[in-house]
Parts: sequence; C1' cells; structure tokens
RNA sequence: CGUACGAAAGGGCAAAACCAUUGAAAAAUGGUGACGCAAAGCUAAAGGGGCUACGUCGUUACGUCGUUACGUGGGAUAAGCCAGCCAGUUACCGAA
Repeated sequence: CGUACGAAAGGGCAAAACCAUUGAAAAAUGGUGACGCAAAGCUAAAGGGGCUACGUCGUUACGUCGUUACGUGGGAUAAGCCAGCCAGUUACCGAA
C1' cells in the first nucleotide's frame, strides 16, 4: 500500500407514523420522528426481482336504453415507480 474483516474513534444515513406538496397510482420531495443500517453512498430499458396501470389492447358478466352505444367489475401491458430485496460499482477509519 492492497484485499479481507469490523474493535475503537470521528461522524453519517434515517424505518414506521403524522403534516404539507406533486402524481391517475405505485411512489417521490420537505418538515417532525428514529425502526434500524459498515455502505441504509451511487446505479432502475440496455443484471435479476418486486409495485402501480393514466393510457393502450382484448374479453366477458351485470346494469341502463327502441338501437348505435354508455357505465361498473375482472385480464394483459411501462423506457412510470422501488436500490432499507438480491446485485453491480465507489468509499471514511484502522485494533484483532
């Protein structure tokens, strides 16, 4: 010095919940808060996995209606969202 590892020191981040804002939603941002975290730093079509479905596609049941059609529920679909799911990548300190 590097890798592994995680005692100590200096510190760091910030779950749930609540309030406000944005969004169709998932969720995000800010404030309060602190469950926890040795990467709870960064990376989201171009690693995996998960969530949502405005819109689009398709289909059937029910309701309304003289008919065209309209409304509601259920299916699929993301380059929308999640990194505090795994993963990739970078990194402070330095005992055993």